A computed fold for a 353-nucleotide RNA from an Actinomycetes bacterium, annotated as Bacterial RNase P class A. The model forms 89% of the base pairs in the Rfam consensus. It was read from a public genome assembly, where an Rfam model found it. Rfam family: Bacterial RNase P class A. By type it is a ribozyme. The source organism's lineage runs through Bacteria, Bacillati, Actinomycetota and Actinomycetes.
RNA sequence: UGAGUUGACUGGGUGGUCGCACGACUCGGCGACGAGGAGUGAGGAAAGUCGGGGCUCCACAGGGCAGGGUGCUCGCGAAACGUGAGUCGCGGUGACGUGCAGGACAGUGCCACAGAGAACAGACCGCCGAUGGCCCCGCCCGGGGUACAGGUAAGGGUGAAACGGUGCGGUAAGAGCGCACCAGCGUCGCGGGUGACCGCGACGGCUUGGCAAACCCCACCCGGAGCAAGAUCAAACAUGGGAUUGCGGCCCGCACGCCUCGUACGAGGCAUCCCAAGGUAGGUCGCUCAGAUGGAUGGCCACACAGCCUCUUCGGAGGUGGACAGAACCCCGCUUAUAGGUCAACUCACUAU
Numbered sequence: 001u002g003a004g005u006u007g008a009c010u011g012g013g014u015g016g017u018c019g020c021a022c023g024a025c026u027c028g029g030c031g032a033c034g035a036g037g038a039g040u041g042a043g044g045a046a047a048g049u050c051g052g053g054g055c056u057c058c059a060c061a062g063g064g065c066a067g068g069g070u071g072c073u074c075g076c077g078a079a080a081c082g083u084g085a086g087u088c089g090c091g092g093u094g095a096c097g098u099g100c101a102g103g104a105c106a107g108u109g110c111c112a113c114a115g116a117g118a119a120c121a122g123a124c125c126g127c128c129g130a131u132g133g134c135c136c137c138g139c140c141c142g143g144g145g146u147a148c149a150g151g152u153a154a155g156g157g158u159g160a161a162a163c164g165g166u167g168c169g170g171u172a173a174g175a176g177c178g179c180a181c182c183a184g185c186g187u188c189g190c191g192g193g194u195g196a197c198c199g200c201g202a203c204g205g206c207u208u209g210g211c212a213a214a215c216c217c218c219a220c221c222c223g224g225a226g227c228a229a230g231a232u233c234a235a236a237c238a239u240g241g242g243a244u245u246g247c248g249g250c251c252c253g254c255a256c257g258c259c260u261c262g263u264a265c266g267a268g269g270c271a272u273c274c275c276a277a278g279g280u281a282g283g284u285c286g287c288u289c290a291g292a293u294g295g296a297u298g299g300c301c302a303c304a305c306a307g308c309c310u311c312u313u314c315g316g317a318g319g320u321g322g323a324c325a326g327a328a329c330c331c332c333g334c335u336u337a338u339a340g341g342u343c344a345a346c347u348c349a350c351u352a353u
Base pairs, nucleotide, nucleotide: 001349002348003347004346005345006344007343008342009341010340013303014302015301016300017299018298020041021040022039025036026035027034028033043324047335048334050333051332052331053330054329055226056225057224058223062252063251064250065249067222068221069220070219071218072086073085074084075083076082087101088099089098090097091096102217103216107215108214109211110210111209124156125155126152127151128150131149132148133146134145135144136143137142164182165181166180167179168178169177183207185204186203187202188201189200190199191198192197230285231284232283233282239276240275241274242273243272244271246254257270258269259268260267261266305322307320308319309318310317311316
């Protein structure tokens, strides 16, 4: 100097003028109300409505199923699918980013096409053919041929992926068949760490893919509904059918409506719930140092300024010009959008000293 990574701040200023919402308080009025009016008046995300709470109502003696959520470790936190640091995996030269981070020997399932064969695998091209078969050398011994039976998975091919890697020995040819070194796995031990894990050593069968963000298994957690919750005042209020309770679904369990008639079964009425149909539906609170309820902070002018463009006699001149975007009961997170400007730390490359 350039390119990057991470974290944070700001996001328009000043003056004038017209206008908007609430409005302490003052004056007038019996009151309804009228006039004036100090003062106050959107965000870092107010957005999405994804997550957790406060708050409100319903239910509950309790248990289970279904359903839902979470899923490495240790802290912070009321909690969170939050957050900090770390471990492991993956990406990056790196600062750093990221997570589909419990289980694939509980079970089921999938891996297209190609390929012999895709997890209890497999023989297309090959290699061998010692042993057995057939043929030949006159018989035996022995030799040769064939590649039929059979053996093989080291070489080649197919594929995203082919049942450890390299080398040596061995074999008819081969193969962890044996051995050396490595990787992996298992068992045992030592060291570091609160821990997830990391490192080292010994022994050993030699070695059996992936996907659970496929169903599932395991562990832990979870009553339900939501401010259009709910409280209260007002208005209106015909009917018909069905059922008997009891928070959102199911089961166990608990409890099992009230009154009258009737021996019982049952019938009728009240209450509650469901379906169809008709009628009425306005206000106050909830609602908050902004507090609306069709929903307020805006328009115009001027100056200066950040940035950008052009010219420049390098003093400056002219032009252009400031993003995403508006609370609605409150709080804490997450995700998304964001013109321009500012700060700090770190990484890499080049150059100079």